[in-house]
RNA sequence: GCCUCGAUAGUCGAAAGGAUAAGAUGCCUGCUCGGUAAGCAGGAGAUCUAGGUUUGAUUCCUAGUUGAGGUG
Numbered sequence: 001g002c003c004u005c006g007a008u009a010g011u012c013g014a015a016a017g018g019a020u021a022a023g024a025u026g027c028c029u030g031c032u033c034g035g036u037a038a039g040c041a042g043g044a045g046a047u048c049u050a051g052g053u054u055u056g057a058u059u060c061c062u063a064g065u066u067g068a069g070g071u072g
Base pairs, nucleotide, nucleotide: 001071002070003069004068005067006066007065010025011024012023027043028042029041030040031039048064049063050062051061052060
C1' cells in the first nucleotide's frame, strides 16, 4: 500500500428497511432484612463521524476515523 471483518448505555451484547433500540451486569431510589450482603419493585443511561439512497436507515451505498486479522 491492498484485502476482509468490526465500531450500539460504564462493561458485555441483540436487533437481516417500519420495535418505545431487547437483555445481562453495573449505577440511582424504594421495599424487605439484624444488615453496606441476598431478594423484590421502580428509574436514569447507547446506535463512531460526515454525506447519499428511501415515504422511512442501527440496518443499504460512499468517504473518513479507529480497532482486529490477512497479504506484498
The prediction has a mean pLDDT of 82. Predicted 3D model of a 72-nucleotide RNA (transfer RNA) from Pogonomyrmex barbatus. The sequence is in RNAcentral, with records from Rfam. It matches the Rfam family "tRNA". Its family is annotated with triplet codon-amino acid adaptor activity in the Gene Ontology. Lineage of the source: Eukaryota > Arthropoda > Insecta > Aculeata > Pogonomyrmex.